[in-house]
Transfer RNA from a Microcaldota archaeon, 74 nucleotides, folded computationally.
Its mean pLDDT, the model's own confidence on a scale to 100, is 86.
Rfam family: tRNA. Its family is annotated with triplet codon-amino acid adaptor activity in the Gene Ontology. Rfam classes the family as a transfer RNA.
RNA sequence: GCCGCUGUAGCUUAGCCUGGGAGAGCGUCUGGCUGAAGACCGGAAGAUCGGGUGUUCAAAUCACCCCAGCGGCA
Numbered sequence: 001g002c003c004g005c006u007g008u009a010g011c012u013u014a015g016c017c018u019g020g021g022a023g024a025g026c027g028u029c030u031g032g033c034u035g036a037a038g039a040c041c042g043g044a045a046g047a048u049c050g051g052g053u054g055u056u057c058a059a060a061u062c063a064c065c066c067c068a069g070c071g072g073c074a
Base pairs, nucleotide, nucleotide: 001073002072003071004070005069006068007067010026011025012024013023020057028044029043030042031041032040050066051065052064053063054062
């Protein structure tokens, strides 16, 4: 230099192909339970989806550019 994969909540991730509600587990906060804590049960907060631009009525999803990590070729 070229090619491919990955990037979504504090952590691990689903959703992307086929555009339309951003979801789960753990953790955190809170209520119940307990003498108390854990476990268990209920509830809540938390991600403008790596950054930008474009396409579209509408973008995590499609296109282009860029950034970071991993791998392959040279």